A computed fold for a 544-nucleotide part of an RNA from a wastewater metagenome, annotated as small-subunit ribosomal RNA, 5' domain.
The prediction has a mean pLDDT of 86.
RNAcentral holds the full RNA, with entries from SILVA.

[in-house]
Context: one part of a larger RNA
RNA sequence: GAACGAACGCUGGCGGCGUGGAUUAGGCAUGCAAGUCGAACGGAACUUCUAGCUUUUUCGGAAGUUUAGUGGCGAAAGGGUGAGUAACACGUGACUAACCUGCCCUUGGGCUCGGGAUAACUUGCCGAAAGGCGAGCUAAUACCGGAUACGUUCUUGUUUCUUAACUGGGACAAGAAGAAAGAUGGGGACUUCUUCGGAAGCCUGUCACCUUUGGAUGGGGUCGCGGCCUAUCAGCUAGUUGGUGAGGUAACGGCUCACCAAGGCUAAGACGGGUAGCUGGUCUGAGAGGAUGGUCAGCCACACUGGGACUGAGACACUGCCCAGACACCUACGGGUGGCUGCAGUCGAGAAUCUUUCGCAAUGGGGGAAACCCUGACGAAGCGACGCCGCGUGUAGGAUGAAGGCCUUCGGGUUGUAAACUACUGUCAGCUGGGAAGAAAGGUUUCCGGUUAAUAACCAGAAACCAUGACGGUACCAGCAGAGGAAGCCACGGCUAACUCUGUGCCAGCAGCCGCGGUAAUACAGAGGUGGCGAGCGUUGUUC
Numbered sequence: 001g002a003a004c005g006a007a008c009g010c011u012g013g014c015g016g017c018g019u020g021g022a023u024u025a026g027g028c029a030u031g032c033a034a035g036u037c038g039a040a041c042g043g044a045a046c047u048u049c050u051a052g053c054u055u056u057u058u059c060g061g062a063a064g065u066u067u068a069g070u071g072g073c074g075a076a077a078g079g080g081u082g083a084g085u086a087a088c089a090c091g092u093g094a095c096u097a098a099c100c101u102g103c104c105c106u107u108g109g110g111c112u113c114g115g116g117a118u119a120a121c122u123u124g125c126c127g128a129a130a131g132g133c134g135a136g137c138u139a140a141u142a143c144c145g146g147a148u149a150c151g152u153u154c155u156u157g158u159u160u161c162u163u164a165a166c167u168g169g170g171a172c173a174a175g176a177a178g179a180a181a182g183a184u185g186g187g188g189a190c191u192u193c194u195u196c197g198g199a200a201g202c203c204u205g206u207c208a209c210c211u212u213u214g215g216a217u218g219g220g221g222u223c224g225c226g227g228c229c230u231a232u233c234a235g236c237u238a239g240u241u242g243g244u245g246a247g248g249u250a251a252c253g254g255c256u257c258a259c260c261a262a263g264g265c266u267a268a269g270a271c272g273g274g275u276a277g278c279u280g281g282u283c284u285g286a287g288a289g290g291a292u293g294g295u296c297a298g299c300c301a302c303a304c305u306g307g308g309a310c311u312g313a314g315a316c317a318c319u320g321c322c323c324a325g326a327c328a329c330c331u332a333c334g335g336g337u338g339g340c341u342g343c344a345g346u347c348g349a350g351a352a353u354c355u356u357u358c359g360c361a362a363u364g365g366g367g368g369a370a371a372c373c374c375u376g377a378c379g380a381a382g383c384g385a386c387g388c389c390g391c392g393u394g395u396a397g398g399a400u401g402a403a404g405g406c407c408u409u410c411g412g413g414u415u416g417u418a419a420a421c422u423a424c425u426g427u428c429a430g431c432u433g434g435g436a437a438g439a440a441a442g443g444u445u446u447c448c449g450g451u452u453a454a455u456a457a458c459c460a461g462a463a464a465c466c467a468u469g470a471c472g473g474u475a476c477c478a479g480c481a482g483a484g485g486a487a488g489c490c491a492c493g494g495c496u497a498a499c500u501c502u503g504u505g506c507c508a509g510c511a512g513c514c515g516c517g518g519u520a521a522u523a524c525a526g527a528g529g530u531g532g533c534g535a536g537c538g539u540u541g542u543u544c
Stems, first nucleotide, its partner, number of pairs: 001544004006540005013391006019384002026347003030344003035073003040070002043067008052059001080302003090226007099219002104215002108211003112146004121136006152177010182207006190201004228274003235265003240262008277299004281292004304325005327338004355381001357380003363377001364375004394424004404415004428485001430480005438471001442466006449459002488533005493514003499528005509516002
């Protein structure tokens, strides 16, 4: 000199963009942060209608709304933190002929026949509660069994390519094994059933289901190289190193186990100890380098502490389950409940770090056929000079160089064109009025094309109309008034730009270094003046 997630002191007008728990991975009140689908399913409640039935109610039927439960998808993402980790954790480059991949795109084929339950509900019982037990009834895209098998998988064989190697790939043949679920919209003939309302078959659209090919995306695994300190750590290791066989896994492998052999690592630093998330980057520097890893992005790890598996395409799972522990809460003392390192917020510790705000309008995500619902992701607003940037606090004229202050050699000098005064301007703040972009989607109607037997339905496109904004009456624009509301901080002995007076008298004090102060202190304190920076200025801490 530069820099900072800074803190402290004095001061403080406005705006934009960023940024803000670095310490106790300490404890947490309260609210919210993951739901959605009735076009998978049976109920329940309510509303309306009804040529049926009936004296009415009821009953039966139709349409609609809401939904606890079963079921599906999601909940493994998004969001937080950096405790642990010196490791194939990360970075980079290879390999996987040793692997998996829901949703999505794509290829081919299929979607058949049956069955038994169970929640909800009704009812009985236990319990303070949390909750639980029994009996009875019912549905499905829930569950189970059978059929079929173009692909697929496994076994055997042939062949070809590859390899050090039947190491592996491809093709062909034979045998064996294994699937499925429906929902919703439209339709003219015809057929069957009918409670005469309709239902089923049939044709067709969309979505779903099973199997399969390839892809995309995401992930698992292996290896080379790279990046901390310590030798006042020199030897370490029994599943240890290798083999055979088996088990396990999506998959290779001591990953696990049985047996066999005695290996394996190490001064090119094993083993131990300390510290630490890694990287893109960031700061500094001419560079080489040094330091660092907050915000943003990628990867990893963790979710009260320790352990474990279940479900699933994916977890050994932050707001899932089980066990143990500590802590806290409820209790009828028998027993239960909880996990903010999500967003706000609170206590504590600390030099120190914000609102218990608004909205799903946009972007993105989950569910849904869609309308739509959910989303503390996100978009916004709020607080903090914490940082960067921009703007303002007026402009021009104005000498008798006014008054006052300070200094003085008492002549004067200086503050100083500074003020007053005159003439203007109108940024920001204030008031008044107008007022956005961010909106694309979506719905209705019409037209056109595709599909189809079809003019219906559905899908794609076009036009018209309707309608959607948290921010926000904000940005921005125009007008009004009036210099009115807006300057401080540090320094002045040398380094280092800037000097005098008074007070003090080795005292009080200053100080980054040298050093000042003991009666004429440009170094302490005050004042005037001056210098520097300026909504900031200094100090402290840390890095280069």